Context: one part of a larger RNA
RNA sequence: UGACGGGAGCCCGCACAAGCAGUGGAGUAUGUGGUUUAAUUCGACGCAACGCGAAGAACCUUACCGAAACUUGACAUCCUGCGAAUCGGGUUGUAAAGACCCGAGUGCCCCUUCGGGGGAAUACAGAGACAGGUGGUGCAUGGUUGUCGUCAGCUCGUGUCGUGAGAUGUUGGGUUAAGUCCCGCAACGAGCGCAACCCUUACGGUCGGUUGCUACGAAAGAGCACUCCGGCCGGACUGCCGUUGACAAAACGGAGGAAGGUGGGGACGACGUCAAAUCAUCAUGCCCCUUACGUUUCGGGCUACACACGUACUACAAUGGCGAGAACAAAGGGAAGCGAAGCCGCGAGGCGGAGCAAAACCCAUAAAAAUCGUCCCAGUUCAGAUUGCAGGCUGCAACUCGCCUGCAUGAAGUCGGAAUUGCUAGUAAUCGCGGAUCAGCAUGCCGCGGUGAAUACGUUCCCGGGCUU
Numbered sequence: 001u002g003a004c005g006g007g008a009g010c011c012c013g014c015a016c017a018a019g020c021a022g023u024g025g026a027g028u029a030u031g032u033g034g035u036u037u038a039a040u041u042c043g044a045c046g047c048a049a050c051g052c053g054a055a056g057a058a059c060c061u062u063a064c065c066g067a068a069a070c071u072u073g074a075c076a077u078c079c080u081g082c083g084a085a086u087c088g089g090g091u092u093g094u095a096a097a098g099a100c101c102c103g104a105g106u107g108c109c110c111c112u113u114c115g116g117g118g119g120a121a122u123a124c125a126g127a128g129a130c131a132g133g134u135g136g137u138g139c140a141u142g143g144u145u146g147u148c149g150u151c152a153g154c155u156c157g158u159g160u161c162g163u164g165a166g167a168u169g170u171u172g173g174g175u176u177a178a179g180u181c182c183c184g185c186a187a188c189g190a191g192c193g194c195a196a197c198c199c200u201u202a203c204g205g206u207c208g209g210u211u212g213c214u215a216c217g218a219a220a221g222a223g224c225a226c227u228c229c230g231g232c233c234g235g236a237c238u239g240c241c242g243u244u245g246a247c248a249a250a251a252c253g254g255a256g257g258a259a260g261g262u263g264g265g266g267a268c269g270a271c272g273u274c275a276a277a278u279c280a281u282c283a284u285g286c287c288c289c290u291u292a293c294g295u296u297u298c299g300g301g302c303u304a305c306a307c308a309c310g311u312a313c314u315a316c317a318a319u320g321g322c323g324a325g326a327a328c329a330a331a332g333g334g335a336a337g338c339g340a341a342g343c344c345g346c347g348a349g350g351c352g353g354a355g356c357a358a359a360a361c362c363c364a365u366a367a368a369a370a371u372c373g374u375c376c377c378a379g380u381u382c383a384g385a386u387u388g389c390a391g392g393c394u395g396c397a398a399c400u401c402g403c404c405u406g407c408a409u410g411a412a413g414u415c416g417g418a419a420u421u422g423c424u425a426g427u428a429a430u431c432g433c434g435g436a437u438c439a440g441c442a443u444g445c446c447g448c449g450g451u452g453a454a455u456a457c458g459u460u461c462c463c464g465g466g467c468u469u
Stems, first nucleotide, its partner, number of pairs: 007469007015459002019423005026314008034305002042053002064300007073130001077129002079126003086104007108119004132289002135287003141283002143278003146274001148272001153192006159168003172183003198266004203234007212224003237260001240254005316416001320375005332363003337356002342351003382413001387408007429451007
């Protein structure tokens, strides 16, 4: 000077408290440990690993295992020879890769004595230089990321003080979300952070008007008033009033206002900490392999299952289940795509092919809510696991190991011990919709809107953090 204290003071945060809904019990999904296995590839391990890398393991992916193959190689550059693009077929191989063989076929550019010669893309053979490695080391590294933490801090120049390490500034009195601002002060200034500038949302004006909209019954036509879209501008600044305050900063109340004291949300993460994570995104030093730790192929595995843990979904019902007819979104995606109407099928789906590179057409009926009817508290008209049969779709291919539909079956479960999580408002809870990945596969992830609460006395205590001592 820091760090630490079951020392002190001050102050914050869904940290506690006050509430609401959960997890922990059940079934299933998924990740992990363990065990098993020829292999169950590897990494991630308190918070900050465990629906994590993986925005999607049937083959591929794939790195693992078994078997079969290749050796200048699947990929790059250079040299020589030969044919020069390319296409088809056969034998062997249980499967594929591979190995061996046969046939067709010559194009492009330049020169030309028209015989031919040279060259570029490219295939094969050969020799080596080399390629290759998801092999090791994240404790050799770059880059990227998590975390404390969107916490309010971290420093510098000059000056001053101290023998010096260092101190001061940055402490003090107030105030703030804030080292935010004011006042004071041997300090005076400055930088990185805070805030603002950026995006979005909430209000208005103006400009523009198709694919949007409609004062016309529809279409056409017409128009741009309204809705909406998207440019520009305005608007919020403690600006105004009052009280408190130190005549300050500011706090509290009020007016006006669509919005009030950073209006809501996002992007944005200081100096640093954890030898934190990643050599398997990528790059890279060193070490290691080089007929193999490289490469190809088929099959299997990553999907195993006595068990343990994490994260979710679905329930245990009447604020509900089932049936009926009818209502109201937002944000997205679409050409090897989205696919309408119509018809067939109980349905998944099939036939069909209009329209649409999309404010036009399609995905696409939002669901919960509301209305009517039924069930009457039961393992039930709750719940849906499991299993059987019959089908559909994708795809060379659904046995290991996909998703969906119909009929049948109908398990555990009657609100969950100790313990523990999230959330302060359009939030929690609840309801559906879309997208990325993707042939197919979503209870995960990322978004979107609908309905829409309760509670906060307070800071003694638990946890984390800041300042002073």
This is a predicted structure of a 469-nucleotide part of an RNA (small-subunit ribosomal RNA, 3' major domain) from an uncultured bacterium.